A computed fold for a 111-nucleotide RNA from Azospirillum sp. RU38E, annotated as SAM-I/IV (S-adenosyl methionine) riboswitch aptamer.
It matches the Rfam family "SAM-I/IV (S-adenosyl methionine) riboswitch aptamer". Rfam 15.1 lists 567 matches to the family in 508 species. Rfam links the family to the GO terms regulation of gene expression and S-adenosylmethionine metabolic process.
RNAcentral holds the sequence, with entries from Rfam.
The organism belongs to Azospirillum, within Bacteria.

RNA sequence: UUCCAGCAUCCAGAGCCGGACUUGGGUCCGGCGCCAACCUGCCUACCCGGGCAAGGUGGCGGCCUCUGACGGGGCGAUGCGGCCGGUUCACCGGCAACGAAGCGGGCGGCG
Numbered sequence: 001u002u003c004c005a006g007c008a009u010c011c012a013g014a015g016c017c018g019g020a021c022u023u024g025g026g027u028c029c030g031g032c033g034c035c036a037a038c039c040u041g042c043c044u045a046c047c048c049g050g051g052c053a054a055g056g057u058g059g060c061g062g063c064c065u066c067u068g069a070c071g072g073g074g075c076g077a078u079g080c081g082g083c084c085g086g087u088u089c090a091c092c093g094g095c096a097a098c099g100a101a102g103c104g105g106g107c108g109g110c111g
Stems, first nucleotide, its partner, number of pairs: 006080005015032007033060003038056003041052003046106004062075005082095005
C1' cells in the first nucleotide's frame, strides 16, 4: 500500500453561489457555508458516561424488499486518526491538534 475478515452506524441533522456537461431527470468541478462525536486530541491521573467541530474522515436525498404496524431481510455506504523522518518491512522516533468545552459517577496509585 492492497485485499480479506471483524465490529459499530446509516434515528436525527445540515446548502447556497458560480461554472461545465446533459433532451430531461440529473451528474461533475470550484468557492463559501453548514451538519455530524466514527477515530485522534482536550475537558481528569485511570475507567464509564457526557461534553467540545481543534486535528483526521464523512455527510448536507442511501436504494430495494417483506409486514396492517412494530420490526426484519438484501445490496450499498461511512468509520475503526493525520503528517514528517528512519527502517532490517517486524517496527522505531518525532510533530500539530482551538480563542471551544471545561461536567457527573466510579476505582484506588494503576498516571